The RNA shown here (Bacterial RNase P class A) has 306 nucleotides and comes from Maribacter cobaltidurans. The RNAcentral record of the sequence draws on ENA and Rfam. Lineage of the source: Bacteria > Pseudomonadati > Bacteroidota > Flavobacteriales > Maribacter. It matches the Rfam family "Bacterial RNase P class A". It is annotated as a ribozyme.
[in-house]
RNA sequence: CAAGCAGGCCACCUUAUCGCUGCCAAUAUGUAUUGGGAGAGGAAAGUCCGGACACCAUAGUGCGGUAUAGCGGGUAACGCCCGUCCGCUGAGAAGCGAGGACAAGUGCAACAGAAAGCAAGUACAGUUAGGCUGUAGUGAAAUCAGGUAAACUCUAUACGGUGAAACGUCAUGUAAAUCGGUGAUCGAGGGCUGCACGCCCGAGCCGAAGGGUAGGCGGUUGGAGCCAUUGGGUAACCAGUGGCCUAGAUAAAUGAUAAGGGUUCGUUAUACGAAAACAGAAUCCGGCUUAUGGCCUGCUUUUUUA
Numbered sequence: 001c002a003a004g005c006a007g008g009c010c011a012c013c014u015u016a017u018c019g020c021u022g023c024c025a026a027u028a029u030g031u032a033u034u035g036g037g038a039g040a041g042g043a044a045a046g047u048c049c050g051g052a053c054a055c056c057a058u059a060g061u062g063c064g065g066u067a068u069a070g071c072g073g074g075u076a077a078c079g080c081c082c083g084u085c086c087g088c089u090g091a092g093a094a095g096c097g098a099g100g101a102c103a104a105g106u107g108c109a110a111c112a113g114a115a116a117g118c119a120a121g122u123a124c125a126g127u128u129a130g131g132c133u134g135u136a137g138u139g140a141a142a143u144c145a146g147g148u149a150a151a152c153u154c155u156a157u158a159c160g161g162u163g164a165a166a167c168g169u170c171a172u173g174u175a176a177a178u179c180g181g182u183g184a185u186c187g188a189g190g191g192c193u194g195c196a197c198g199c200c201c202g203a204g205c206c207g208a209a210g211g212g213u214a215g216g217c218g219g220u221u222g223g224a225g226c227c228a229u230u231g232g233g234u235a236a237c238c239a240g241u242g243g244c245c246u247a248g249a250u251a252a253a254u255g256a257u258a259a260g261g262g263u264u265c266g267u268u269a270u271a272c273g274a275a276a277a278c279a280g281a282a283u284c285c286g287g288c289u290u291a292u293g294g295c296c297u298g299c300u301u302u303u304u305u306a
Stems, first nucleotide, its partner, number of pairs: 002301009012261007020039002023036005041278001045289002048287005053163004060197004065159005070084005085099001086097004100154002105152002107148002122136005167218004178208005189201004225244008263275004
């Protein structure tokens, strides 16, 4: 210098003017004026896992089903993260893991070979004359044998369902009506996932024709929260102390202009010019996976030079 491996940070910044949306405060009462603060991410994406929360619901048993799988630790929890053993890939830094069980059972292995599993038996040799023992040949694998379980299965462990359009509450309006069938504690009908048991609700239920409505408020953002620092720990992470409050829309706001500065590229490295990715909150949080521009740090290897 080049190529690679691992980790971290940022995602343009500042000021001014105007515009949009929420919140707080004051004045007014008509929802208007003034002032202050804030306003889309590292993945908001995928909906793949795990939860918080709400309801079923008073809460089960068994079967089925799904998932995980060396050992230890972390976490609210996980199929996630950390450490370590073993195995594999790479020249290496490193990366990946499909990591319990084949004497509980059932399967699978083309071609070749006599034969690929319970019974036999090709060629040759030995022989106690019995495929009893051995060799050769074919094949990845041949004598109560191995391989394969991201084959079925077995073992251990875990798991109720639905999902903010969850739910709760208020208002308006009609037809609390009509017809038919059926039931009323000796129980119609319904709920608890898929089934069964069990438990519970229950005086209405099913069907036909017809009528009215689909609006407001809460849930909705103060958290398993963020930042700094000290201590413990190999680490993931835990504890103490101090500080901060940072969208809440509901068909959907988070923008425009100007000046200066910053990153990268071109260049004569001054000036000047150009470029700037993936992408858009909708109940919230912890992970994983995928997309993507730039910078920094540590490590590995080849070549060249000293």